[in-house]
C1' cells in the first nucleotide's frame, strides 16, 4: 500500500428569534389555566418485553405434588439463560470467529423409503465346501453344492457391530501381531474442565434427550391500573340460578389469613385529587488489587419526571449535508434497527531501504 | 401495562407421534356440450408453508430469534 480481525468512542456542530413542560424565585388583578428572570429538559438502542434484580403487596414466602428453566470448568455480580478467563470441538493461511458442550449400561418410546437384515442384527448377489452326504474312478484325484461353514468383496441406506497393513484359513473372521482408534484403571501436572504419559483390555457400549425420562442447581404468585392517602356519589335496587362446609385470597393440595350467602343478566350512580416519582448495585476522573470480568479508596457532579402527555419551528454560516429511532417506576443484561465518521492493538500479502 | 394464539394457493381450509411428489373446494385459464350464456363434464397451471437461523438422516409439524395479525384481564 492493499485485504481483514478485535476493541473503544462520536450520533452535527455554533449563533439569532419565537415556541413548549420540569423546578426554584419575584411581582401582581393570587391563575391547575397571568408576567417577568434564572435553571434543567430522550437514546445508544428510549425499541422487543426475551432473561434477571430492585421496590411494593399477598403471611417473615414456608412443606408436598406438579410446573419452568438452566447444563463442560473457574471466577464476576443484588442476580441472571449475562459477562471475564480457562477446557474441548470446528471454521479460517492468520490475527481471530462460532458452540442448547451433563447422561444413550435407569427405563421406555422412534427410525418412513430402500435394502436379506434398523437393534439382545442379518445372508439378496457372493466365497468355501476343510468335516459328513452324493457322483466318476482300481487308485491318486476330480465333480455336485445337499447339509454347512463364513461376513472379505458387491449391493440398499443418513446409519449396517471398528481402521489400515501383514499373518492366518477350505475360506474367512480381532482367530492373532503392529499401528491408529475406542474404554476404564494407574501416575504427573492442573483448584478444575481437561492434558500428557505408561502398561492393560481385545471390541465388549450403534443413532436420537431441541421426544418421553434420569441427574444436578435455581424459581411462591403477581405486579406501579402494584401499593398508600384524602375527597366525593349513589344502591344496599329487580330478576333468574345454585348451595351447606361453601366461597374469595395465588394453576391444584395442606397449614394460614379475611368474609359470610355466592354467580349470572338488567338497571342507576360514579369515573376527581395527591403520593408512589427518581440521588442511583448513579456519572466523570484518579490511584490501587486483580490475566480480565469486577472490586475497593479519595476527588468532583447532579444528569427529564409527564398525566393530553413537553425537545419543536424560522434565519444565517460551516462541515462529511445528517441513519435508526422519542422516557412513563427505577436498574443490570440480550436481543433487533442504524446513514456515516474517529481512535487504538493486531494480522497476511506486496513494494522499497 | 401484563398475558395468550395464529400466520399453508387469490379466498376458505387439510396434511396423524416428523417420513418425502404439501391436498381439497371455490375462483382463474384451456378444451367438451348449446344457436348464445349459465349449469354440467374432462384437463391445466398457480406455494420461498410469514422471515431468518438451529436440531435432525429427514421439518408445514421440534427449538430461538425477528415481522404481521387476532383474542383477553385489569
Nucleotide at each position: 500500500g492493499a485485504a481483514g480481525a478485535c476493541c473503544g468512542c462520536c450520533g452535527g456542530g455554533c449563533a439569532g428569534c419565537c415556541g413548549c413542560g420540569g423546578c426554584g424565585c419575584g411581582g401582581c388583578u393570587u391563575g391547575u389555566u397571568c408576567c417577568g428572570c434564572g435553571u434543567c429538559g430522550a437514546g445508544g438502542a428510549a425499541a422487543g418485553u426475551c432473561c434477571g434484580g430492585g421496590c411494593c403487596c399477598c403471611a417473615c414466602a414456608g412443606a408436598g405434588c406438579g410446573g419452568g428453566a438452566u447444563g463442560c470448568c473457574g471466577g464476576c455480580u443484588a442476580a441472571c439463560g449475562g459477562c471475564c478467563g480457562g477446557g474441548c470441538g470446528c471454521c479460517g493461511c492468520g490475527a481471530g470467529g462460532c458452540g442448547a458442550c451433563g447422561g444413550a449400561c435407569a427405563g421406555g418410546g422412534c427410525a418412513a423409503c430402500a435394502g436379506a437384515a434398523a437393534g439382545u442384527a442379518c445372508a439378496c448377489c457372493g466365497c468355501c465346501g476343510a468335516u459328513g452326504g452324493c457322483c466318476u474312478g482300481c487308485a491318486a484325484a476330480g465333480g455336485c453344492a445337499c447339509a454347512g461353514g463364513c461376513a472379505a468383496g458387491g449391493g440398499u441406506g443418513a446409519a449396517a457391530u471398528g481402521g489400515u497393513g501383514g499373518g492366518g484359513u477350505a475360506a474367512g473372521a480381532g482367530c492373532c501381531c503392529a499401528c491408529c482408534g475406542c474404554g476404564g484403571a494407574c501416575g504427573u501436572g492442573g483448584c478444575a474442565a481437561c492434558a500428557c504419559g505408561c502398561a492393560c483390555g481385545g471390541c465388549a457400549c450403534g443413532g436420537u434427550a431441541a421426544c418421553c425420562c434420569c441427574c444436578a442447581u435455581c424459581c411462591g404468585g403477581g405486579g406501579c391500573a402494584a401499593g398508600g392517602c384524602c375527597a366525593a356519589a349513589u344502591a344496599g335496587g329487580g330478576a333468574a340460578g345454585c348451595g351447606a362446609u361453601a366461597g374469595c385470597g395465588u394453576g391444584g393440595c395442606u397449614c394460614g389469613c379475611g368474609c359470610u350467602g355466592c354467580u349470572u343478566c338488567c338497571g342507576g350512580g360514579u369515573a376527581g385529587g395527591c403520593u408512589g416519582c427518581u440521588a442511583g448495585a448513579g456519572c466523570g476522573c484518579g490511584c490501587c488489587g486483580g490475566u480480565a470480568a469486577c472490586g475497593g479508596c479519595g476527588c468532583g457532579c447532579c444528569c427529564a419526571g409527564a398525566u393530553g402527555a413537553a425537545u419543536g419551528g424560522c434565519u444565517g454560516c460551516u462541515c462529511a449535508c445528517g441513519a435508526c429511532a422519542g422516557a412513563a417506576c427505577c436498574c443490570g443484561g440480550c436481543u433487533u434497527a442504524c446513514a456515516g465518521g474517529c481512535g487504538g492493538u493486531c494480522u497476511u500479502c506486496c513494494c522499497a531501504c | 401495562c401484563c398475558g395468550c394464539c395464529c400466520g399453508u394457493a387469490g379466498c376458505u381450509c387439510a396434511a396423524u407421534c416428523g417420513g418425502a411428489u404439501a391436498g381439497a373446494g371455490c375462483a382463474a385459464c384451456g378444451g367438451c356440450c348449446u344457436u348464445c350464456u349459465a349449469a354440467g363434464c374432462c384437463g391445466u397451471a398457480g406455494g420461498u408453508u410469514a422471515c431468518a437461523g438451529g436440531u435432525u438422516c429427514g421439518a408445514u409439524u421440534c427449538c430461538u430469534g425477528u415481522c404481521g395479525g387476532g383474542c383477553g384481564g385489569g
This is a predicted complex of two RNAs, RNase P RNA and transfer RNA, with 427 nucleotides together. The prediction has a mean pLDDT of 75. It holds a member of the Rfam family "Bacterial RNase P class A". Its family is annotated with dimeric ribonuclease P complex, ribonuclease P activity and tRNA processing in the Gene Ontology.